[in-house]
RNA sequence: UACUUAUCCAGAAAGGUGGAGGGAUUAGGCCCAAAGAAACCUUAGCAACCUGCUCUUAGAGGCAAGGUGCUACUUCCUACUGAAGCCGAAAGGCGGAGGGGCAGAUAAGCG
Numbered sequence: 001u002a003c004u005u006a007u008c009c010a011g012a013a014a015g016g017u018g019g020a021g022g023g024a025u026u027a028g029g030c031c032c033a034a035a036g037a038a039a040c041c042u043u044a045g046c047a048a049c050c051u052g053c054u055c056u057u058a059g060a061g062g063c064a065a066g067g068u069g070c071u072a073c074u075u076c077c078u079a080c081u082g083a084a085g086c087c088g089a090a091a092g093g094c095g096g097a098g099g100g101g102c103a104g105a106u107a108a109g110c111g
Base pairs, nucleotide, nucleotide: 001111003109004108005107006106007105008104013043014042015041016040017039021032022031023030026079027078028077029076044071045070046069049067050066051064052063053062054061075103080100081099085094086093087092
C1' cells in the first nucleotide's frame, strides 16, 4: 500500500507533558476546546476480531486476556440513489426507511 471478508445507534477516563486547535477528507450544518484542542507518555478501563483453554458429533456456547483496537456526539449529521406515505387533473413535486451505495475506521486473511 492494493484486494477479500466481517463489524461499525452497545461499552469504557484519570493524571503528566503540551499550548490552539479538534470531531478522516471537501462543502454545508451541529458540536467539543484556555474550566486547556491536537499530539506524546503513564496508569486505569471497555470490547472480544485474532489467539489460548474448555464444551460439543457438528454448529453454536463458556472462560481467559497474549497480539491489535477503542474509551464526547450513530462512523456527530447531510451530500449519490431511493421504499412507504403525502400533494397534484396531469406533468411533476414533497418525503427520506435506525433502506441501499460511495467514502472512512477497525480486525483477520492474502499479495
A computed fold for a 111-nucleotide RNA from Saprospira grandis, annotated as SAM riboswitch aptamer (S box leader). RNAcentral records the identical sequence in 2 taxa. RNAcentral holds the sequence, with entries from Rfam and Ribocentre.